[in-house]
Molecule: transfer RNA
Organism: Thermoguttaceae bacterium
Parts: sequence; C1' cells; structure tokens
RNA sequence: GCUGCCGUAGCUCAGUCGGUAGAGCGCGUCCUUGGUAAGGACGAGGUCAUGAGUUCAAAUCUCAUCGGCAGCU
Repeated sequence: GCUGCCGUAGCUCAGUCGGUAGAGCGCGUCCUUGGUAAGGACGAGGUCAUGAGUUCAAAUCUCAUCGGCAGCU
C1' cells in the first nucleotide's frame, strides 16, 4: 500500500430482507431477613465510531474518514 471483518448502555453482546433501540452482568431505590448472601419489584443509563448521500423514514443501504483485528504484498 491492497483486501476482508468489526465499532450499538459502564462491561460482554443481540438487533443488518429500512419502520418505537434490546438482553445478561453491573449500578440506584424499595420489598423480603435478626443481619448478610440469594431472591423479587421498579428505575436510571445510548449523538448506534465520525461526517456526508439516498429515502416519507437509516443502527440497518451507499461513499469517505478514524480506530481495532486478520490476511496479502
């Protein structure tokens, strides 16, 4: 330098035939207990890497950029 894959909550990851953004763990409050752990209820937390394009509508399609991994040279 070229090619492929990946980037979504604090962490690990779903969601990619375009149509309300989710789970587990973690975090907060409460319930339960003599107390702790376990368990239960509710809740907070997201510019979906960045910018642009297509579209009535983009996490999803297209292009560029940035970062990570792998391969080739």